Record summary:
Transfer RNA from a Candidatus Microgenomatia bacterium, 72 nucleotides, folded computationally. Rfam family: tRNA. By type it is a transfer RNA. The RNAcentral record of the sequence draws on ENA.

RNA sequence: GGCCCGCUAACUCAAUGGUAGAGUAACUGCCUUUUAAGCAGUAAGUUCUGGGUUCGAAUCCCAGGCGGGUCA
Numbered sequence: 001g002g003c004c005c006g007c008u009a010a011c012u013c014a015a016u017g018g019u020a021g022a023g024u025a026a027c028u029g030c031c032u033u034u035u036a037a038g039c040a041g042u043a044a045g046u047u048c049u050g051g052g053u054u055c056g057a058a059u060c061c062c063a064g065g066c067g068g069g070u071c072a
Base pairs, nucleotide, nucleotide: 001071002070003069004068005067006066007065010024011023012022013021018055026042027041028040029039030038048064049063050062051061052060
């Protein structure tokens, strides 16, 4: 330098153009002598950035950033 993949909650990952979700973690309550475990609930998002297409974009297109893989 060429090509390919990824970037979404604190973390690991879903979401095939139509209300962004799960598990873990956090917090609150129940239970327990207490803790842990268990049960119930709550909160947490500029979907990497900037444009474009569309009635509507995490999703499609373009450019850029970061990370990884591969070839030379």